[in-house]
RNA sequence: AUGACAAUUGUGGGAGAGAGCAUAAAUGCCGCCGACGAAGCAAGUUUCAAAAAACCUUGAAACGAAUCUUUCAGGCAGAUUGGACUGCAAUUGGACG
Numbered sequence: 001a002u003g004a005c006a007a008u009u010g011u012g013g014g015a016g017a018g019a020g021c022a023u024a025a026a027u028g029c030c031g032c033c034g035a036c037g038a039a040g041c042a043a044g045u046u047u048c049a050a051a052a053a054a055c056c057u058u059g060a061a062a063c064g065a066a067u068c069u070u071u072c073a074g075g076c077a078g079a080u081u082g083g084a085c086u087g088c089a090a091u092u093g094g095a096c097g
Stems, first nucleotide, its partner, number of pairs: 005093009018030001020029003031076003037072001038070003044063007
C1' cells in the first nucleotide's frame, strides 16, 4: 500500500393489519397483522444399538436455517415512535494479492 468481508455510529428508504364496540380514563371484548423480540423444524451431519462386521439397512438421540410456521410478546386512522432488510459516509478490524 489493495480492500472480499464483519462490527459500530451517523444519515436516507422501509410493509402489513378496525378512525371497531364499551368506558371519563386506565382498561376490557371482538376482529385482524408479522418485518423488533421469542418459539418450532427440513435436508444433512454426528453418536449409540442390532444383523452385517468398510460402505449400505433399521431404530433412538444430539446438532441443525429462514423473509416458512406459531402469534406468547408486540402491532392495527393520521402524526410520533418502533421496524426485518437495505443505499451512502465515517471509524475499527481484516481475507486475498
Molecule: Glycine riboswitch aptamer
Organism: Domibacillus indicus